[in-house]
């Protein structure tokens, strides 16, 4: 990097054509899963929300350049370290304990302003000594420990000590190279226990929420707000200007004693509004994929030509057969394997899963 292949025969969601008044439905044609659709881990694109600016808090990242729409991915390098004779390759929580606090089992005197044996000095006393109370100095050696106050060497000293010196390591400083991380120096100064996967510093990023985001249309029922109407009427019998019987939610309140008229209320209609179920959209042309050229050490990028590759909506994308493929067991005939997996708003990335080649 592939991710078996062909036929047939049956099914499955989406398109498009008929057919049928429409619907359900039926024909026919076309189509329909991945490198990882998986985890949902890092980034962004979109979309709502919120958001004057600026600090603190908190969260993530930490070696350098470069690359990309971004990234905590890549690429190409530095340093450090492992492996290996060497070419080479693997791996790295790889900013700062010479900013500040804390912390450092056991051991040991002390785990950082240290002194236990010990080394030198001085020197009460008297028992005169290879004696030694006190007092000072010192970290060389001994001892503990994982780790003991830069290592080693030499001078130097009462005995010592970076006190001096030579190498040698490490920070600052410079000068060289280098775009930089970083290298080199017969330069200068300096001397540092260890731990940031302790707190913190330092720098540089970071609003929350996801396509069930979120637009749009709009039954029923209840509800808000406006309006109108607000009380009649029906059927049936009979001996028919009446007269009885049934049906019917609804004959109500105020202004007032009563009519009318006009407010309210129930109740009914009708509009409007948000919005439920449901319908449409976001949705699939894309930082797409394919060839090819050119830059670039690479990642990557640009030109130019081709192409169109699911878009459902709780989820179709599948099953049998049969031939051919690969691997395999066997002398053959002929057995036996053919993975991981399953789109759901897209994309770039990591990680994980894969038979086999």
């Nucleotide at each position: 990097a592939c991710a078996g292949g062909c036929u047939g025969c049956c099914g499955c969601g989406g398109g498009c054509a008929g057919a049928g008044u429409g619907a359900g439905u039926c024909u026919g044609c076309g189509u329909g899963a991945g490198g990882a659709a998986a985890g949902u881990c890092g980034g962004g694109a979109c979309a709502g929300c919120a958001u004057a600016g600026a600090g603190c808090a908190c969260c993530a990242u930490a070696c350098u350049u470069c690359u990309u729409a971004a990234c905590g991915g890549g690429a190409a390098g530095g340093u450090g370290u492992c492996c290996g004779a060497a070419a080479g390759g693997g791996c790295a929580a790889c900013a700062g304990c010479a900013a500040g606090u804390g912390c450092c089992a056991c051991a040991g005197a002390a785990a950082a302003c240290u002194a236990c044996c010990g080394c030198c000095c001085u020197g009460a006393g008297c028992u005169u000594g290879u004696c030694g109370a006190g007092g000072g100095g010192u970290a060389a050696g001994g001892g503990u420990g994982a780790a003991a106050a830069c290592g080693u060497g030499a001078g130097g000293u009462a005995a010592g000590a970076g006190c001096u010196c030579a190498c040698g390591c490490g920070c600052c400083g410079g000068a060289u190279g280098g775009c930089g991380a970083c290298a080199u120096c017969a330069c200068g100064g300096u001397g540092g226990g260890g731990u940031a996967a302790a707190c913190c510093u330092u720098a540089u990023g970071g609003g929350c929420u996801g396509c069930a985001a979120g637009a749009c249309c709009a039954a029923a029922u209840a509800u808000a707000g406006g309006g109108g109407c607000g009380c009649a009427g029906g059927u049936c019998u009979c001996u028919c200007u009446g007269a009885g019987a049934c049906c019917g939610a609804a004959a109500g309140g105020g202004c007032u004693g009563c009519u009318c008229g006009u407010c309210c209320a129930a109740g009914u209609c009708c509009c409007u509004g948000g919005g439920u179920a449901g319908g449409u959209u976001g949705c699939u042309u894309g930082a797409g994929c394919c060839g090819u050229c050119a830059g670039g050490u690479g990642a990557c990028u640009g030109g130019c030509g081709g192409u169109c590759u699911a878009g459902a909506g709780a989820a179709a994308u599948g099953g049998c057969a049969g031939c051919c493929g690969c691997c395999u067991c066997g002398a053959a005939a002929g057995g036996g394997g053919u993975a991981c997996a399953g789109a759901a708003u897209c994309c770039c990335g990591c990680u994980u899963a894969u038979c086999g080649u």

This is a predicted structure of a 357-nucleotide RNA (Bacterial RNase P class A) from a sheep gut metagenome. RNAcentral holds the sequence, with entries from MGnify. Its mean pLDDT, the model's own confidence on a scale to 100, is 76. Rfam family: Bacterial RNase P class A. Rfam classes the family as a ribozyme.